The RNA shown here (Glycine riboswitch aptamer) has 86 nucleotides and comes from Catenulispora pinisilvae. The sequence was found by an Rfam model in a public genome assembly. Its Rfam family is "Glycine riboswitch aptamer". About the family: This family represents the bacterial glycine riboswitch. Taxonomically the source falls in Catenulispora (Bacteria, Bacillati, Actinomycetes, Catenulisporales).
[in-house]
RNA sequence: CUACCUCGAACGGGAGAGACCUCUCGUGGGCGCCGAAGGAGCAACCCUCCCCGGAAACUCUCAGGCAAACGGACCGUUCGGGCAGG
Numbered sequence: 001c002u003a004c005c006u007c008g009a010a011c012g013g014g015a016g017a018g019a020c021c022u023c024u025c026g027u028g029g030g031c032g033c034c035g036a037a038g039g040a041g042c043a044a045c046c047c048u049c050c051c052c053g054g055a056a057a058c059u060c061u062c063a064g065g066c067a068a069a070c071g072g073a074c075c076g077u078u079c080g081g082g083c084a085g086g
Base pairs, nucleotide, nucleotide: 001085005082006081007080008079009078010077011076012075013074018031020030021029022028023026032066033065034064038062039060040059041058045054046053
């Protein structure tokens, strides 16, 4: 000094699904639904094969959510760190 990767911050973008029903109106009850916080699972896939193990935007829907707002995986830009190496 710095690729890739990674962490943090700021800014921008960012989907789905009842503004449902009910009561004594609450953090209540009921029915229906969504997947993109988090969590769990593994047929195919990866680990040269099996076992074991790994993992997604797949599956489940525990949690969360179903007007707007908030939140939001993920993506982009900028700034600041970590790191192989030179």